[in-house]
RNA sequence: CGGGGUGUGGCUCAGGUGGUAGAGCGCCACGUUAGGGACGUGGAGGCCGCAAGUUCAAGUCUUGUCACUCCGA
Repeated sequence: CGGGGUGUGGCUCAGGUGGUAGAGCGCCACGUUAGGGACGUGGAGGCCGCAAGUUCAAGUCUUGUCACUCCGA
């Protein structure tokens, strides 16, 4: 320098052919317990790396860009 992949709650990941963002673990509260753990119920927390574009509508399509990573030179 050329090409590919990944980037989504604290962590690990899902998210069909665009239609108002989910799970497990973790965290908080309550119940249960002598207390803790385990278990049960409820809850908080992300606008989807960043910036544009298309669209009535974008995590999803397009362009640029950044980070990590793989292949080639």